[in-house]
RNA sequence: AGUAGCUAAGUGGUAUAGCAGAGGACUAAAAAUCCUCGUGUCGUGGGUUCGAUUCCCACC
Numbered sequence: 001a002g003u004a005g006c007u008a009a010g011u012g013g014u015a016u017a018g019c020a021g022a023g024g025a026c027u028a029a030a031a032a033u034c035c036u037c038g039u040g041u042c043g044u045g046g047g048u049u050c051g052a053u054u055c056c057c058a059c060c
Base pairs, nucleotide, nucleotide: 002060005019006018007017008016013050021037022036023035024034025033043059044058045057046056047055
């Protein structure tokens, strides 16, 4: 240090962005650009708490 396929943000209150992906607009067609959408047992198991991705412990 472990969070979406990849890279990262989020540090108690229904998890976000970029890239990648899907659909559409535009074009004769394609690229680029623009719009929309989805993808998460937040490493695993416990604990604290009304509530844990966030705090504590152990493990991987």

This is a predicted structure of a 60-nucleotide RNA (transfer RNA) from uncultured Faecousia sp.
The prediction has a mean pLDDT of 80.
RNAcentral holds the sequence, with entries from MGnify.
The source organism's lineage runs through Bacteria, Bacillati, Bacillota, Eubacteriales and Faecousia.
Rfam family: tRNA. Rfam classes the family as a transfer RNA.